Model confidence (mean pLDDT): 81 of 100.
A computed fold for a 72-nucleotide RNA from a bacterium, annotated as transfer RNA.
Its Rfam family is "tRNA". The family's RNA type in Rfam is transfer RNA. Rfam links the family to the GO term triplet codon-amino acid adaptor activity.

RNA sequence: GCGACUAUAGGUAAAUGGAUAUACCGACUCCCUUCUAAGGAGCAAUUCUAGGUUCGAUUCCUAGUAGUCGCA
Numbered sequence: 001g002c003g004a005c006u007a008u009a010g011g012u013a014a015a016u017g018g019a020u021a022u023a024c025c026g027a028c029u030c031c032c033u034u035c036u037a038a039g040g041a042g043c044a045a046u047u048c049u050a051g052g053u054u055c056g057a058u059u060c061c062u063a064g065u066a067g068u069c070g071c072a
Base pairs, nucleotide, nucleotide: 001071002070003069004068005067006066007065010025011024012023013022018055028042029041030040031039048064049063050062051061052060
């Protein structure tokens, strides 16, 4: 230098272009308990960035950024 793949809550992962973006673990609040753990209920938090296509984008296109791998 070229190519492939990946980027979604604090973490790990889902989500065929149709909407309140979902689950598990974790955090927080409450209940239970003499206390803690366990258990129960609830709540908050997320689409790498910038454009484009579309009635509608996590999804498609372009460029960039970061990471992994391969070729030279």